[in-house]
Context: one part of a larger RNA
RNA sequence: UCUGGCUAAGGUAAUUCGGCAAAUUAGCUCCGUAACUUCGGGAGAAGGAGUGUCUGCUUUGUAGAAAGCAGGUCGCAGUGACGAGGGGGCUCUAACUGUCUAAUAACAACAUAGGCGAUCGCUAACCCGCAAGGGCAAGUACGAUCGCUGAAUCCUGCCCAGUGCGGGUAUCUGAAACUUCCGUACAAGGAAACGAAGGACCCGUAAACGGCGGGGGUAACUAUGACCCUCUUAAGGUAGCGUAGUACCUUGCCGCUUAAUUGGCGGCUUGCAUGAAUGGACCAAUGAGAGCCCUACUGUCCCUAGCCAGAAACCGGUGAACUUUACGUCCCAGUGCAGAGUCUGGGGACCCCUAAUGGGAAGUGAAGACCCCGUGGAGCUUUACUGCAGCCUGCCGUUGGGUUGUGGCUUUAGAUGUACAGCGUAGGUAGGAGACGUCGAUCCGUUCUCGUCAGGGAACGGGGAGUCAACAAUGGGACACUACCCUUCUGAAACUACGACUCUUACUUCCUCGGAAGAACACCGAUAGGUGGGCAGUUUGGCUGGGGCGGCACGCCCUUGAAAAGAUAUCAAGGGCGCCCUAAGGUUGGCUCAAGCGGGUCAGAAAUCCGCUGAAGAGCGCAAGAGCAUAAGCCAGCCUGAUGUGAUUUCGCAAAGCAAGAAAUCACGAGACGAAAGUCGGGUCUAGCGAACCAAUAUGCCUCCUUGGUGGGGGCUAUUGAUGACAGAAAAGCUACCCCGGGGAUAACAGAGUCGUCACCGGCAAGAGCACAUAUCGACCCGGUGGCUUGCUACCUCGAUGUCGGUUCUCUCCAUCCUGGCCGUGCAGCAAAACCUUUUGGGAAAAGCUUUACCAAAAGCAAAGAACCUUUAGGUUCUGUAUGCGGCCAAGGGUGAGGUUGUUCGCCUAUUAAAGGGGAUCGUGAGCUGGGUUUAGACCGUCGUGAGACAGGUCGGUUACUAUCUGUUAGGGGUGUGUUGAGGUCUGAGGGGAAGUUGCCUUUAGUACGAGAGGAACGGGGCAACGGUGCCUCUAGUUUAUCGGCUGUCCGACAGGGCAUUGCCGAGCAGCCACGCACUAGUGGAUAAGCGCUGAAUGCAUCUAAGCACGAAACCACCCUCAAAAAGAGACCUCUUAAGGACACUCUUAGAAGAAGAGUUUGAUAGGGUCGGGAUGUAAGCGCCAAGGCGACGAGGCGUUCAGUUCGCGACUACUAACGUCCAUG
Repeated sequence: UCUGGCUAAGGUAAUUCGGCAAAUUAGCUCCGUAACUUCGGGAGAAGGAGUGUCUGCUUUGUAGAAAGCAGGUCGCAGUGACGAGGGGGCUCUAACUGUCUAAUAACAACAUAGGCGAUCGCUAACCCGCAAGGGCAAGUACGAUCGCUGAAUCCUGCCCAGUGCGGGUAUCUGAAACUUCCGUACAAGGAAACGAAGGACCCGUAAACGGCGGGGGUAACUAUGACCCUCUUAAGGUAGCGUAGUACCUUGCCGCUUAAUUGGCGGCUUGCAUGAAUGGACCAAUGAGAGCCCUACUGUCCCUAGCCAGAAACCGGUGAACUUUACGUCCCAGUGCAGAGUCUGGGGACCCCUAAUGGGAAGUGAAGACCCCGUGGAGCUUUACUGCAGCCUGCCGUUGGGUUGUGGCUUUAGAUGUACAGCGUAGGUAGGAGACGUCGAUCCGUUCUCGUCAGGGAACGGGGAGUCAACAAUGGGACACUACCCUUCUGAAACUACGACUCUUACUUCCUCGGAAGAACACCGAUAGGUGGGCAGUUUGGCUGGGGCGGCACGCCCUUGAAAAGAUAUCAAGGGCGCCCUAAGGUUGGCUCAAGCGGGUCAGAAAUCCGCUGAAGAGCGCAAGAGCAUAAGCCAGCCUGAUGUGAUUUCGCAAAGCAAGAAAUCACGAGACGAAAGUCGGGUCUAGCGAACCAAUAUGCCUCCUUGGUGGGGGCUAUUGAUGACAGAAAAGCUACCCCGGGGAUAACAGAGUCGUCACCGGCAAGAGCACAUAUCGACCCGGUGGCUUGCUACCUCGAUGUCGGUUCUCUCCAUCCUGGCCGUGCAGCAAAACCUUUUGGGAAAAGCUUUACCAAAAGCAAAGAACCUUUAGGUUCUGUAUGCGGCCAAGGGUGAGGUUGUUCGCCUAUUAAAGGGGAUCGUGAGCUGGGUUUAGACCGUCGUGAGACAGGUCGGUUACUAUCUGUUAGGGGUGUGUUGAGGUCUGAGGGGAAGUUGCCUUUAGUACGAGAGGAACGGGGCAACGGUGCCUCUAGUUUAUCGGCUGUCCGACAGGGCAUUGCCGAGCAGCCACGCACUAGUGGAUAAGCGCUGAAUGCAUCUAAGCACGAAACCACCCUCAAAAAGAGACCUCUUAAGGACACUCUUAGAAGAAGAGUUUGAUAGGGUCGGGAUGUAAGCGCCAAGGCGACGAGGCGUUCAGUUCGCGACUACUAACGUCCAUG
């Protein structure tokens, strides 16, 4: 010193983030018990009383035992030890019991009963699985699953515009397949039609995701605004609650609590940014939850002390790890990659060991977790990109029969066909001269049907023998009859599509295995559309005075910077471009502008017209610069050279290479204008731009497929479509759950540099100060010092220099808060004095000074004046006192205690002489703390679709290290000091100290001073506070020496003991100690500011220049203390032919080990003994008494007995042990 314990007088939370820790309380019996309440609780509320033992008795009981009553009796204390709640009040929060981050979070988080919504009728929904299959469930809506909320009570407002979800759907959109058409007859391809889910569209839905305004005016004091106006929304926050776990401002305002409150509670409430199952409010009970208060209690503290056990220390034995470039391993200042034991300079410094300490080794530990970077990673999210499961839907297969309806196609039967002319209803072409008819013709009637209204066709009836064609006419075509077709219509059959229905045999399910139910659906498979963070792979740029946010300095052009060649950076300064124009281009010809002056109708400053002057002050599409009047400017004519092909050069890109692009020059061709020479490849020049892939277009050519053709594929050439991050990926976020590789190439802390800011000082002096800049204050402007604030920089450190505040402890600066010395002064108030000026009156002189007179002049003498004294008035200045204010010197000492807050700071309270400001890695975490900040959990507000985020708030949340070197504090060993050895006593170079500092009272003294009011000082005395040193007589603490009391248990009983924290309790010597006691001066020297003497420079003046005298807590001594290793290594005395020392032994005035000291038989060193003194408090044994009891017995009391026991103290006493050995000198 640590770990674990014990005890503390007085104060009692003053400690601290916070009563952390500790203490208090405690069992049982009886009494008694509040607010509130969900009536159960709260409650062991709170707060009181009792408790041992002995004797006798009563009641209950079979008994063990239990409950009582009356007495006796002991102790400080009777749950006597052990064991064993501190209590109460207010608030927040979660209803409760419960659960959780195994190893930093136990909470307000999770869960919960209760509430609500959604899905689901069983082959259920949902979940797992590729499937088979399985779970829920061998359950069945009073059920299962999913989601939100979170007991009960009172409640749960408005919004369906957005996003979801559900439903509907005339119309629109909507894939493949089928169908139709185009495609020369095929294919690719194209088009159309049909049209599912989905979407558009409509409706519903918020206990779905979510959301819930602004401005202006107004009441007869003011204020406020029931009221009104207006903009606007899907709707504009209702009831409640409210500075909150939510409020920035904020320590809001008021009240209570306190001496004092950033805290707490109650109100108000304009709520940055409350609010209703993302639940709102309230709330009894409960809580190792958060905050505050009161009481009790205490070593938490004032302020520490003592003791015990075990470590540590010493001896013996055994014996790791971390760490380790080299080390002969000091301090200060400087330097240096800006923070050195090793460099430079100075200082210090003999060698070694031990204990302690933790200042340094930017100590050890861990390739920093913060920050940035990487075309690093991972986890998570989503309306990032691209996909994939899953789900919905169409179609095909599995997949069959039938009925019916509506279509399509083919075949078949029948009908149909009117231009005009013509007897007339002539479909087309071919054949054709006959055909039909008693098997009933022409004709008549009825009905049906078609129709161009003229008529045609069919059926039935009457009737009973001919009718039609050819020929002729008309006409493009001529008719009877036959054959093949066309338009339109009707019927039938086959095939096929869709809708509805039905069947059973596929298929599925159930089963009592007999059958039953469903059924071509579903399941399953292929394909197509939709949906699809459920899952997956990825992306999510760069520059950058760190990064992010912002910006574009990311492609170009002009000017400056840019330093007279060229080139040249910054998130340098000032601007521009991403076009425009068929003329604003080419050419030929012509013209001259802006402005001013003069003149001229309306006409004005300015319209158009005339004249003069006019090198450019205009204009040239667009920024700036250059250029331009021979014009490149303005006007007009004719045109398209703004053309095709090719080459070279320059810039881009200085001095290496490089693309697109831009520009210039030339050749060939075809042209325009001009009489011609000639000019013309856009715009007077410098900006106006874009690779490959892919696609489209154009023109031809080549090639492949194809017998050929149509058509299609590929290639060559040109043009167009864009990458602006502009030499060109297809691309959103979060990470505090994070990871890896790196960086001091780059931030946060600290250092360094700088000093705008900051602090302090100064110059000038406008002004304030009644007048007056400078008693005091001092603007504007200007100059410094410091390195404390805040910035800036990015130089050191990212293979780590631990981050705020507190605490502990030390050194230091001065720009001084107090104390000391000194100067100035004008707060307020009073008084007098002195001086100056003017004026009035008065005054003794002399000397001195000035002027004048006498005198030749000097000297001398005379007169006058100034000056001087006093007095009146005015002004100025100064002095005295008390209290202030300002300044100078000075760093010796001091600078404290509390309330709130994590605070530094600040505000406040009561004191005080004063409660100063800084630095030391914002001193100090290998010293402590861990409240704050800054990991992981969680809540609220706000933001975000979300993951999540917030110098916003809130609750909770591991602080490692055995010390090698150095430094420091102590203690030792050795060597050296004249190469003699010893013992003792000193000196003091040098070092350390604050050894004292401050206040109050009193005296001086009611004195000096002052008219008074008021009111000192020098000096003396006393007391106190804080500090320092020592001590233990007293007081107090401790006292695990000791003595006594008591409980439980064990040793059979007694006696005497063991254990239970020393078992607990009471007392307590020595020792150690503070809360106790004692002491704790001034003087001298040299000075600072300042005050002076003499005194020049400067004939005066002047504290200074020479010289001299004073003057402070600061400096140096005196005082205390260390000190001869002080290398200048000291001195003195004694012994030196004898000393002396060490080990060992007995020990303690000493002590970690060493050391020091006392002793060693010639001895009181230790032990023992005796006595003295102290502590405790009256031993054992015996005797007597004792409430009672028939007795036996009996707690206890008294006597013997100031007894017994005991002692780290003192004295005496050799009973025991101090026996011996060695070195050195000679």